[in-house]
RNA sequence: AGUGGAUCAGGCGGUCGCUCUGGAAUUAAUUCCAGGGAGGAAAGUCCGAACUCCAUAGGGCAGGACGCUUGGUAACGCCAAGGCGCCGUAAGGCGACGGAAAGUGCCGCAGAAAGCAAACCGCCGAUGUCUCGACUGAUUUAAUUACGAAUUAGGAAUUACGAAUUGGGAAUUAGGUCGAGACAUCGGUAAGGGUGAAAGGGUGGGGUAAGAGCCCACCGCUCGGCUGGUGACAGCCGGGGCAUGGUAAACCCCGUCCGGAGCAAGACCAAAUAAGCAGGGAGAUGCUGCCCGCAUCGCUUGACCUGCGGGUAGGUCGCUUGAGGUGCCGGGUGACCGGCAUCCCAGAUAAAUGACCGUCCGCGACAGAAUUCGGCUUAUCGAUCCACU
RNA sequence: GGGGCCGUAGUCUAGCCUGGAUAAGGCACCAGCCUCCGGAGUUGGGUAUCCCCGGUUCAAAUCCGGGCGGUCCCGCCA
Numbered sequence: 001a002g003u004g005g006a007u008c009a010g011g012c013g014g015u016c017g018c019u020c021u022g023g024a025a026u027u028a029a030u031u032c033c034a035g036g037g038a039g040g041a042a043a044g045u046c047c048g049a050a051c052u053c054c055a056u057a058g059g060g061c062a063g064g065a066c067g068c069u070u071g072g073u074a075a076c077g078c079c080a081a082g083g084c085g086c087c088g089u090a091a092g093g094c095g096a097c098g099g100a101a102a103g104u105g106c107c108g109c110a111g112a113a114a115g116c117a118a119a120c121c122g123c124c125g126a127u128g129u130c131u132c133g134a135c136u137g138a139u140u141u142a143a144u145u146a147c148g149a150a151u152u153a154g155g156a157a158u159u160a161c162g163a164a165u166u167g168g169g170a171a172u173u174a175g176g177u178c179g180a181g182a183c184a185u186c187g188g189u190a191a192g193g194g195u196g197a198a199a200g201g202g203u204g205g206g207g208u209a210a211g212a213g214c215c216c217a218c219c220g221c222u223c224g225g226c227u228g229g230u231g232a233c234a235g236c237c238g239g240g241g242c243a244u245g246g247u248a249a250a251c252c253c254c255g256u257c258c259g260g261a262g263c264a265a266g267a268c269c270a271a272a273u274a275a276g277c278a279g280g281g282a283g284a285u286g287c288u289g290c291c292c293g294c295a296u297c298g299c300u301u302g303a304c305c306u307g308c309g310g311g312u313a314g315g316u317c318g319c320u321u322g323a324g325g326u327g328c329c330g331g332g333u334g335a336c337c338g339g340c341a342u343c344c345c346a347g348a349u350a351a352a353u354g355a356c357c358g359u360c361c362g363c364g365a366c367a368g369a370a371u372u373c374g375g376c377u378u379a380u381c382g383a384u385c386c387a388c389u
Numbered sequence: 390g391g392g393g394c395c396g397u398a399g400u401c402u403a404g405c406c407u408g409g410a411u412a413a414g415g416c417a418c419c420a421g422c423c424u425c426c427g428g429a430g431u432u433g434g435g436u437a438u439c440c441c442c443g444g445u446u447c448a449a450a451u452c453c454g455g456g457c458g459g460u461c462c463c464g465c466c467a
Stems, first nucleotide, its partner, number of pairs: 001389008010360007018037008039366001043377002046375005051262004058292004063258005068082005083097001084095004098253002103251002105247003120193002122189015138172004143165003150158002201219006220242001221240008266317004276308005283297004310466003324343008361364001390463007399416004409447001418434005440456005
């Protein structure tokens, strides 16, 4: 400088209150004494249970949740240890982490082509047309030299013809051969460019007309075997040139699990009134969706629904002893489990847990029970301790 | 206390199920025209962190997780 974990959450004293329990005084109300009185998250109500009621919980479909392995647990979507992947120098952290070689769908724009792939540019080959160049053939033409002739004449020049030589120069022409280029057509090519999130393994070499797992080496992938491990998986050996892009927090497939409602559950007591009126009505409710099944109520003596009205909103139980806390010992890497000892630690109902004063420090965050537990997530000034890099 | 639904311009709604790049419409608002001025009318204009944070995906208003906010329902008797 960091990483992981644990604990605390202002302390002490005084005064005045609130609530619950026990005891005493006491007809009751009330008073006095003693003791207890918010949290690590009491929160969100996101999971899992207990508990209660509904067929003790039924059958099928639909629906939902979860998803590496092995353990822990009453149970879990939680926790522990391990595997694999990613991040970090490291201690460590993070991971909705089954299946895309069962099927279906989607992959906009851009791009030639987006899924039993595709040829736009580029590269290569073939054919055709055109252009240019070289060579070859043919025709025409030119230049030079000498001499002669003619004209003019000062030198000279010009013209015509003949001859010889040089030169394949120039032009034209129809061809041929070779080479280059352009265009068109056909074909080969996935190396390169370009598009895209993604273009059908990667790097290097050989090879080829150009290319390409076409061939080879290494890496990756995949299949098989062996070894180690309970297992996820890992290591080694051999085969295969490679098939199988992504998306399942798209439908779906596979595996595991799930009945519904919730303490305003539910049970009892008490009080009160109009078992009222109007309309609908053969089914309604328990049991979210559908079918079956079961139970209850009802089918003109009217269940139930809708609307309008009426009464009461009091008490007791559920309600806190519990998968409980603390200490020691033992087992286990650990989550956790077992044994012994000890403790009782909020139960309110418009809702108590507070206010003031003094003092000390570092001037105190997030926040307040409401049936109860186990987790997760979110909020949170800070302080202390342990282990490690 | 328990349970359900919702959040998109100033406002009321679409779009979300089935993801595709300018998020659509009405009213309101702003600017011009018309009028002496205003209203009405007419022409044009989109003013948006799709409640916030994170994730999946090439891509999120839409799918998934967490948070925040709003709203509705639920006592007993007959």
Predicted 3D model of RNase P RNA and transfer RNA as a complex of 467 nucleotides. It holds a member of the Rfam family "Bacterial RNase P class A". The family's RNA type in Rfam is ribozyme. Rfam describes the family as follows. Ribonuclease P (RNase P) is a ubiquitous endoribonuclease, found in archaea, bacteria and eukarya as well as chloroplasts and mitochondria.